[in-house]
RNA sequence: ACCUUUAGCUCAGUUGGUAGAGCAACUGACUCUUAAUCAGUGGGUCCACGGUUCGAGUCCGUGAAGG
Numbered sequence: 001a002c003c004u005u006u007a008g009c010u011c012a013g014u015u016g017g018u019a020g021a022g023c024a025a026c027u028g029a030c031u032c033u034u035a036a037u038c039a040g041u042g043g044g045u046c047c048a049c050g051g052u053u054c055g056a057g058u059c060c061g062u063g064a065a066g067g
Base pairs, nucleotide, nucleotide: 002067003066004065005064008023009022010021011020017054025041026040027039028038029037047063048062049061050060051059
């Protein structure tokens, strides 16, 4: 000097306008039971603090952790 930080994990998130997917977990169906399959549900201080803005995961500043 540069890159990364968003759900338990791996990661998306467009021009600033209601935060998402897959896997995992849980519940139900099915099954003698488990697994598999099918249906559904929950889970977020978007690294921290501050600024800009009607509105910030997104823009700006400082700091932190990792590479």
Description: Predicted 3D model of a 67-nucleotide RNA (transfer RNA) from a bovine gut metagenome. Rfam family: tRNA. From the family's description: Transfer RNA (tRNA) molecules are approximately 80 nucleotides in length. Rfam classes the family as a transfer RNA. The prediction has a mean pLDDT of 81.